Predicted 3D model of a 1574-nucleotide RNA (small-subunit ribosomal RNA) from a Bacillota bacterium. The sequence is in RNAcentral, with records from ENA. It matches the Rfam family "Bacterial small subunit ribosomal RNA".

[in-house]
RNA sequence: AGAGCUUGAUCCUGGCUCAGAACGAACGCUGGCGGCGUGGUUUAGGCAUGCAAGUCGUACGGGUUAGCGUGGAGUGAACCGCGAGUUGCAGCAAUGCAGCGAGCGAUAGCACCGCACUGACUAGUGGCGCAAGGGUGAGUAACACGUGGGCAAUCUACUCCCGAGACAGGAAUAACCUAUCGAGAGGUAGGCUAAUACCGGAUAAGACUACUAGAGAGGCAUCUCUCAGUAAUAAAAGGUGGCUUAAGUCUUAAAGACUGCUGUCGCUUGGGAAGGAACCUGCGUCCUAUUAGCUAGUUGGUAGAGUAAUAGCCUACCAAGGCGACGAUGGGUAGCCGGCCUGAGAGGGUGACCGGCCACACUGGGACUGAGACACUGCCCAGACUCCUACGGGGGGCUGCAGUCGAGAAUCUUUCGCAAUGGACGAAAGUCUGACGAAGCGACGCCGCGUGAGCGAUGAAGGUCUUCGGAUUGUAAAGCUCUGUCACCAGGGAAGAAGAUAGCCUGAUGAAUAGUCAGGCAACUUGACGGUACCUGGAGAGGAAGCCCCGGCAAACUCCGUGCCAGCAGCCGCGGUAAUACGGAGGGGGCGAGCGUUGUUCAGAUUUAUUGGGCGUAAAGAGCGUGUAGGUGGUUAUUUAAGUCGGGUGUGAAAGUCUCUGGCUCAACCGGAGGAUGUCAUUCGAAACUGGGUAACUUGAGUAUAGGAGAGGAGAGUGGAAUUCCUGGUGUAGCGGUGACAUGCGUAGAUAUCAGGAGGAACACCGAUGGCGAAGGCAGCUCUCUGGCCUACUACUGACACUGAGACGCGAAAGCGUGGGGAGCAAACAGGAUUAGAUACCCUGGUAGUCCACGCCGUAAACGAUGGGCACUGGGUGUAUCCGCCUUAGGCGGAUGUGCCGUAGCUAACGCGUUAAGUGCCCCGCCUGGGGAGUACGGUCGCAAGAUUGAAACUCAAAGGAAUUGACGGGGGCCCGCACAAGCGGUGGAGCAUGUGGCUCAAUUCGAUGCUACGCGAAGAACCUUACCGGGGUUUGACAUGCAUUUGACAACUCUGGAAACAGAGUCUCUCUUCGGAGCAGAUGCACAGGUGCUGCAUGGCUGUCGUCAGCUCGUGUCGUGAGAUGUCGGGUUAAGUCCUACAACGAGCGCAACCCCUGUCCUUAGUUGCCAUCCUGUCUUUAUGAUAGAGGCACUCUGGGGAGACUGCUUACUUUUGAGUGGGAGGAAGGUAGGGAUGACGUCAAGUCCUCAUGGCCCUUAUGUCCCGGGCUGCACACGUGCUACAAUGGCUGGUACAAAGGGUUGCCAAGCUGUAAAGCGGAGCUAAUCCCUAAAAGCCAGCCCAAGUUCGGAUUGCAGGCUGAAACUCGCCUGCAUGAAGCUGGAAUCGCUAGUAAUCGCGGAUCAGCAUGCCGCGGUGAAUACGUUCCCGGGCCUUGUACACACCGCCCGUCACACCAACCAAGUCGGGUGUACCCGAAGCUUUGCUUUUAGCAGAUCGAAGGUAUGCUUGGUAAGGAGGGUGAAGUCGUAACAAGGUAGCCGUAGGGGAACCUGUGGCUGGAUCACCU
Repeated sequence: AGAGCUUGAUCCUGGCUCAGAACGAACGCUGGCGGCGUGGUUUAGGCAUGCAAGUCGUACGGGUUAGCGUGGAGUGAACCGCGAGUUGCAGCAAUGCAGCGAGCGAUAGCACCGCACUGACUAGUGGCGCAAGGGUGAGUAACACGUGGGCAAUCUACUCCCGAGACAGGAAUAACCUAUCGAGAGGUAGGCUAAUACCGGAUAAGACUACUAGAGAGGCAUCUCUCAGUAAUAAAAGGUGGCUUAAGUCUUAAAGACUGCUGUCGCUUGGGAAGGAACCUGCGUCCUAUUAGCUAGUUGGUAGAGUAAUAGCCUACCAAGGCGACGAUGGGUAGCCGGCCUGAGAGGGUGACCGGCCACACUGGGACUGAGACACUGCCCAGACUCCUACGGGGGGCUGCAGUCGAGAAUCUUUCGCAAUGGACGAAAGUCUGACGAAGCGACGCCGCGUGAGCGAUGAAGGUCUUCGGAUUGUAAAGCUCUGUCACCAGGGAAGAAGAUAGCCUGAUGAAUAGUCAGGCAACUUGACGGUACCUGGAGAGGAAGCCCCGGCAAACUCCGUGCCAGCAGCCGCGGUAAUACGGAGGGGGCGAGCGUUGUUCAGAUUUAUUGGGCGUAAAGAGCGUGUAGGUGGUUAUUUAAGUCGGGUGUGAAAGUCUCUGGCUCAACCGGAGGAUGUCAUUCGAAACUGGGUAACUUGAGUAUAGGAGAGGAGAGUGGAAUUCCUGGUGUAGCGGUGACAUGCGUAGAUAUCAGGAGGAACACCGAUGGCGAAGGCAGCUCUCUGGCCUACUACUGACACUGAGACGCGAAAGCGUGGGGAGCAAACAGGAUUAGAUACCCUGGUAGUCCACGCCGUAAACGAUGGGCACUGGGUGUAUCCGCCUUAGGCGGAUGUGCCGUAGCUAACGCGUUAAGUGCCCCGCCUGGGGAGUACGGUCGCAAGAUUGAAACUCAAAGGAAUUGACGGGGGCCCGCACAAGCGGUGGAGCAUGUGGCUCAAUUCGAUGCUACGCGAAGAACCUUACCGGGGUUUGACAUGCAUUUGACAACUCUGGAAACAGAGUCUCUCUUCGGAGCAGAUGCACAGGUGCUGCAUGGCUGUCGUCAGCUCGUGUCGUGAGAUGUCGGGUUAAGUCCUACAACGAGCGCAACCCCUGUCCUUAGUUGCCAUCCUGUCUUUAUGAUAGAGGCACUCUGGGGAGACUGCUUACUUUUGAGUGGGAGGAAGGUAGGGAUGACGUCAAGUCCUCAUGGCCCUUAUGUCCCGGGCUGCACACGUGCUACAAUGGCUGGUACAAAGGGUUGCCAAGCUGUAAAGCGGAGCUAAUCCCUAAAAGCCAGCCCAAGUUCGGAUUGCAGGCUGAAACUCGCCUGCAUGAAGCUGGAAUCGCUAGUAAUCGCGGAUCAGCAUGCCGCGGUGAAUACGUUCCCGGGCCUUGUACACACCGCCCGUCACACCAACCAAGUCGGGUGUACCCGAAGCUUUGCUUUUAGCAGAUCGAAGGUAUGCUUGGUAAGGAGGGUGAAGUCGUAACAAGGUAGCCGUAGGGGAACCUGUGGCUGGAUCACCU
């Protein structure tokens, strides 16, 4: 940076498509690792569960718990003390000793209560926070956002700084206790209590409010600031730490409190700072005018209410304003921005993540609290949904983090942690924190790495292709030698951590060694991620590549399969048997852990054009003017500084982009610095230009004066010609009309003609690319009124100008309304023709209409398809009007119009070209692919017709302009041809022959099918041929080559079976040799043969045709942007692109012609088989100009060679003088190519042939090959072509008689002679041919007969008898004889051949061939007629013209109807959404009124959500039915358009008609042709 697609090709216009980049993506296939990012775009749908906002006990009273102290009143062991009583032993006894023991006392312990203290936890009161953080984008088109300002109209908790202060009281209430209601959620009543909770009072420096018509200063309008005086307004005196000597007070059992000093955290008040918030405002911010008018609190004022504050923010009153084409109001859509994507930029698109602002929190409404909310995890009400319920009533709100369901193409874990950062609370420790930090999942994106490296040629095997040689995969693999990133295993192992607390030191404070604060020191300790990053070691190439594409665009090619099928496709397009386009494979290309597809955006697209487009014909100039707003605007001077330009300042957050630089191994990513970013604000300056002000000027514009031309307009009057009608006269049978008719008129007197009259419409000649007008348009003459233009010369005004959205006016024809008028013409209509039809063209009639007046309509091909104005830029030549100069038939010049030709320039080209489509400026209108469609809906206008404004869905890849080459034309010009005409003879009718179609058949083999198939392939089907059918055989084969094995013959002959092929049997049986074998032949097997099977649309070759027509091309040059043109055209001429001349062409090639062959004349040469004039000889006879033979000769004929000759050379005329040439003539055998043949340019028809041959591919292979027999190709209702024979007297028959040429002949021609009526037979001479034979030529000529008849014409058909060929004549040959004797008496429409030795006619020969010709190819004999001429038919050539054709007129193409599908429209209705108006009802709540039992309650009022009723508007869904549109290989009807498209077409309008359309009227040329003019 471009490319593909409109065409046969070209240039242009114009659209569609592609290559690029990007993405919060999705889908398909695939998937190794890591880092950094990112992840519900859809249902602002519903949500289970957990968590996401708490904290403070150093605010408070309690509670719980642990500890300690103390008091009270209980309980209460063991040991101990007392101890009733009792047992044993000793004693007589008293008593003693030992034991048991109820009970009592005391203590420890235990639990309770009171008071005080220490620590932890804590529901409640209280404080702060919950208005942040986090989410989402529903709403919002707005001061919502961005940007710049304002606030002298404001508020601000916590934080920081600076002041002042902190006095003295009071009354309650929760918790708690008691009672009680309820399932619960939750209440109710009574009682007690505290505060940093609440409420009075005092104080007031400062603050605030009011006042002092106070004072001073400033500013930006209201005003602001400072100062002075007077009056009103507030406190937590709280918590907590330390010390507390002495004295004092209170309570006390201990002890504590108060007081004093001091620190700290709080508190009150004021000022300031920072940050935050409110309000106002300039500018900017989507689509729609098919939304043009909106607005009653609306706009303003006054006074109040209200707010932090301004304000209709609210209320009352007053006024009637306010907004809007610079787009109000309405509708639709949408969060805005920094930025992001794209782009060279200007722009365009977008608003995920990150950041700023706004809005929202189930939906709607509302306030409360508070510094801040009308509050995401607060309250009240209403609604929908959902949950619980004991049915009475209650609860809830993930658009927080995870997660779930649903919807969807689609989007993650119910993770870890507060370690870091940040936040809330707290004095602090700390608590809380789904913010955040991390991890997890997903290739969703970006970035990085790897999947190995080196060597390695028998270029392995395998695959694929193959021309069978090979090529390719491919150093690729294997193999050898190495390495170790990632992953794996083992070991080590971070940074991220700074602090805080307590301890010590220093400093500050303090009376203080106390406490507190600040700084420092050392020690201890804090990590979710995570044993992670990273490092080291280990082993082993081990674990790690796919996806898309390969016809062009666009890098990359082959095979197979398929056969318009299956399928592909972004556009063009591919696929119908050889698909680089489908599917597979091999190979290749691209990218790579991704690759493709889909979607979306920008770019390319200069395809909305500011940069940077256009409007004559491609889309596009309004039908024309007047003129409003707006835009633009002459010369000079001066001023201003709005635009403009320059400097400064402020701001334009951060992030991002860019530059530099640094950190992760690099990068992505991240850090630092700089730069950049506004139509922004402000300030200073400049003054050229634009704008504003002022003063002038005259050239733009206008006015006056004098002239001028004119179908300019309106009205009135008037004239003659013509048509028609009426009256009268003359007059008689037709008139009229057409291509030709007919309808019509006419004997009731037409047409014609004469005279008179009536009426309407239009104005011949002049008349003209003449005039006038803005356009439409305007035409007899006269008058009246009136607009514009031009010229000349001066004077005046002094920019008064140009354009012009809306607006207003004019506006052909048709049409409409009312009233007139109506001669002619004439939609509709009627009739007649034409026609397949004819709703047309033609004809006869004929109504609206055409005319007038008034009023509508408002459109045309309203066109120069060209908007208006101004300026500039070579000329030539006409014409209209005016003027000037020159001694003037005229010339020159100026101006304004109107034409033509042309320079530069422009243009795609055509063309335009001072009348621009050139060069510039200003203003307006309009265009943005074709169709749908100037349609639908809506609006406006209209009486209507309709006009105007004016879409979308859907559909196509084109539609289109100009020019080029062809082809075509029922276009033109010129010319040719047996093309027509003029002639002659045929065909078409008959019979037969032959070919074809059709039909039939087992088969009737196949091909050829307008001319250019059809007596064609086929120069010859009984068998063969033969390809077809039936039947019978055969399978390496009927035929070729090779190999292997094996045999030694094969062949031939004979016999048997058989239709034959063939099968079987028999006889006979190899050659050479170096002895290895070789040759030949048979058999078996393998390769292969074979195919008249398919494709002539895969081909070669050959052929037909246009056409023996005169054409077809090239090189160089020139012209053109180009296709192309020129040459090759023009003027002549020719059979001819033949030649001449001219010419931007000059030359050349293939064709033409000539060269070749035959015929025609002459010469020469050679004479055997040809010839015989003369001469000689012989024989014969009818005795002759005889015949024949020989000798001889080559004169002639003839034959075969070789030459000559003809060239417009000569003459004359014509052609413009010449030329080419043409007409006539001479000479000549021949004269203008002498006649004929051969010879066929580039090409066309996918013409014909695969069945002559050759050949690619496909197909068959015990058959589609091959062999044999028989049949068929000969089949017959019929149709066609080509022929033969005829229909007769120019003839037929009989007899006689004459004259050819050219061929053929040994498997042959066959003589003479004989036989037969004949075909033919017998015969055998001659001949391998100028010798012999075929061989008789026939028509002709001479005689005779026939006598107009279906015949003495004609010969079909049939019968019989024969002949010939051949194994064979039935299907199915030819010939002969006899007999038979059909149709046919000259042929409808139509059609063929032929121009001279031709047609016609007559016979002869040959090829093929055993036989078979009316066919074919040749030969000669006899031998005409006609051609005025080119109007017409057919074909062709050249030039030109039109074209919508290019498969090329057998083209293209239009509309209705029928069928299928699609989208949109209308539509009785019906179902929704949104919204307006009026009214009803009226929750919560704010405000407010009244009352009362007054910190409150009750009853009302205004406003007020939801709801309801009524009625509009708007939007969507659906719908019977309706109308049109689009699309769709082969439907129906016509043929409207393209050529003069067969009636030129088209535009507007009106009417009519199955349909295209037709007709009237006016207009246009974007009509051909001819004539005339210029």